[in-house]
């Protein structure tokens, strides 16, 4: 000086890059819910078991009118804070789920290289109230990047544990 490798900083991907929040908004939905009427006619208290209340002065239910949300999932714009941005699973732990104990669920939160480059259609699946919108997964064009073949358009395959750029430790030649 090169080339491999370890380490620190800095960057860059874009049809609509990603995550928070604010504001509008459609969905949820004429659903929950309540009130009144009428039918029911013995249970009700969202899943199991207990307790306690409520119920023949009339339970669950159905049906008519009237009043009627809400979260959680979404999109649009603005502002922020970012480029494993971040989603998504797993595992722990809490906290709620009308009193209790279980089961399911639901939320935080820790924390894990399991999974996925990035966004886009399509399809059938799985979550969902959903045709939304999200997860894998096939297929398609596109995009950013390395690798490898080409003189070149360009081709083919890889993953973010990359990649590009400056610095630098140690080792080896």
């Nucleotide at each position: 000086a090169a080339c491999g490798u370890g380490g620190a900083u800095a960057g860059a991907g874009g049809u609509u890059g990603c995550a928070u929040u604010u504001u509008u908004u459609a969905u949820g939905a004429g659903u929950a819910u309540g009130a009144u009427g009428c039918c029911g006619g013995a249970u009700g208290u969202a899943c199991a078991g207990g307790a306690g209340c409520a119920g023949g002065a009339g339970a669950a239910g159905a049906c008519a009118u009237c009043a009627a949300a809400a979260a959680g999932g979404g999109a649009a714009a603005g502002a922020u804070g970012c480029c494993g941005a971040a989603a998504g699973g797993g595992u722990a732990u809490g906290a709620c789920u009308g009193c209790c104990u279980g089961a399911g669920g639901u939320c935080a939160u820790a924390u894990u290289a399991c999974u996925u480059g990035g966004g886009c259609g399509u399809g059938g699946c799985g979550u969902g109230a959903a045709g939304a919108a999200c997860g894998a997964c096939a297929c398609g064009a596109c995009u950013g990047u390395c690798a490898u073949c080409g003189c070149a358009g360009g081709a083919u395959g890889g993953a973010g544990a990359g990649c590009u750029a400056u610095c630098u430790g140690a080792u080896a030649u």